A computed fold for a 144-nucleotide RNA, annotated as FMN riboswitch aptamer (RFN element). The prediction has a mean pLDDT of 77. The sequence was found by an Rfam model in a public genome assembly.

RNA sequence: AAUCUGUUUCGGGGCGAGGUGGAAGUCCUCACCGGCGGUGAUGAGUGAAACGCAUGAUGCGUGGAAGCUAUGAGUCCGCGAGCUUUGGCCGAAAGGGUGUGAAUCCCUUACCGACGGUUACAGUCCGGAUGGAAGAAACAAGAA
Repeated sequence: AAUCUGUUUCGGGGCGAGGUGGAAGUCCUCACCGGCGGUGAUGAGUGAAACGCAUGAUGCGUGGAAGCUAUGAGUCCGCGAGCUUUGGCCGAAAGGGUGUGAAUCCCUUACCGACGGUUACAGUCCGGAUGGAAGAAACAAGAA
C1' cells in the first nucleotide's frame, strides 16, 4: 500500500418564450436536464533520457519514457431507483469523419426517461422523500 471490520460525512439535474383553451410548467412549436461502477485505439498537465545552440558557469530550444494529477458514454456492459403475482419485469443511436483499430473521440441528425396527484395527458410542477440506495471519501482498530 491493498484486503477485511467499524464509525462518520457525502451521495440527481431540468419549462425560459410563444400558441390553443374556461382551465395546461401536463397538449402543440421552440427550449432545458442526464444517478453510480466499469470499459475507454483518449487527449491535456507535469516531465527523464537523447539531440541542437550558447556560456567561465547557470542556461535556451527540440524532445517526450515511466510514474503521478485532474478529465472523458442518458441511448456499450452492469448496478441503483421504480414496478411486482416475489417467479420476475424494467427506456433509448444511427449516419459521416479521423485512424491499423471507434459502442466511448469529433461532426450531424435522431431517440429515451418510474409510481401517485392535478381545472387538461408531466423526464422538468406537487407528493411518498428532512426517506432509501447504487456507491464515493475520510478516520479508527486488528490480522497475515